Molecule: FMN riboswitch aptamer (RFN element)
RNA sequence: UUGUUCUUUCGGGGAUUUGUGCAAGUCAAGAUCGGUAGUAAACUCUACGAGUCGCCUUAGGCGACACGAGCAAGGUGAAAUUCCUUCAGCGACCGUAUAGUCGGGAUGAAAGAAAGAAUAU
Numbered sequence: 001u002u003g004u005u006c007u008u009u010c011g012g013g014g015a016u017u018u019g020u021g022c023a024a025g026u027c028a029a030g031a032u033c034g035g036u037a038g039u040a041a042a043c044u045c046u047a048c049g050a051g052u053c054g055c056c057u058u059a060g061g062c063g064a065c066a067c068g069a070g071c072a073a074g075g076u077g078a079a080a081u082u083c084c085u086u087c088a089g090c091g092a093c094c095g096u097a098u099a100g101u102c103g104g105g106a107u108g109a110a111a112g113a114a115a116g117a118a119u120a121u
Base pairs, nucleotide, nucleotide: 002120003119004118005117006116007115008114009113010112017029018028019027031101032100033091034090035048036047037046038045043089044088051065052064053063054062055061056060072086073085074084075083093104094103095102
């Protein structure tokens, strides 16, 4: 320096407005938010993560199914669907007046990040 194993910690943001209505943070207008890795810095590129059901056991493990959505144009540059300008669009499941923003599974889990230890080189 690099690989492997283990441990610990961390690991998602967002409704002060107006209208209609018996009733809406759910409808209409306006506001507002964008996980992880890669790559010229990304909600929209590429890849990954969060789901449901059943069984055994209730720490967890196994099996089956499902594996999401959505952008263009111009500019700068060696390089950008990532930056800048303009114009658009998208947002799991359950509950409830139809929900990205409320309540719930979830003080959960994971993609992963950091630190430490052991070991090999």